Transfer RNA from Fuscovulum blasticum DSM 2131, 72 nucleotides, folded computationally.
The coordinates come from a structure-prediction model, not an experiment, and the mean pLDDT is 85.
It matches the Rfam family "tRNA".

[in-house]
RNA sequence: UGCGGGGUAGCGCAGCGGUAGAGCAUCGGCCUCAUAACCUGAAGGCCGCAGGUUCAAAUCCUGCCCCCGCAA
Numbered sequence: 001u002g003c004g005g006g007g008u009a010g011c012g013c014a015g016c017g018g019u020a021g022a023g024c025a026u027c028g029g030c031c032u033c034a035u036a037a038c039c040u041g042a043a044g045g046c047c048g049c050a051g052g053u054u055c056a057a058a059u060c061c062u063g064c065c066c067c068c069g070c071a072a
Stems, first nucleotide, its partner, number of pairs: 001071007010024002013021001018055001026042004048064005
């Protein structure tokens, strides 16, 4: 320098045009003599940044930043 993959909740991930989800973790409740587990509820992200297309963009297009891999 080129090519490919990735960046979404505290963490690892899903969602591939129509108001963003589940799991683990956290907090409350239930249960227990008590803790854990089980059951139940809640909080938490406007999607790496900036533009463009569209009635509508996490999703499509362009540029840039960061991480991983390949090539030189």